[in-house]
RNA sequence: UCCGGGGUAGCUCAGUGGCAGAGCGCGGGACUGUUAAUCCCUAGGUCGUGGGUUCGAGCCCCACCCCCGGAG
Numbered sequence: 001u002c003c004g005g006g007g008u009a010g011c012u013c014a015g016u017g018g019c020a021g022a023g024c025g026c027g028g029g030a031c032u033g034u035u036a037a038u039c040c041c042u043a044g045g046u047c048g049u050g051g052g053u054u055c056g057a058g059c060c061c062c063a064c065c066c067c068c069g070g071a072g
Stems, first nucleotide, its partner, number of pairs: 001071007010024004018055001027041004048064005
């Protein structure tokens, strides 16, 4: 330099152009001699950045940044 994959909650990741989600974790509660386990509830989001397309973009297009792999 070129090619491919990835960047979404604290972590691991889903998400088919139409309300942004799950598990784990944090916080609260139930359960009980206590803890753990189990169950219930809540909070938490600039969807890497900037543009574009569209009535509408996490999703499509362009550029850039970062991570991983490959080629030379």
Molecule: transfer RNA
Organism: Candidatus Uhrbacteria bacterium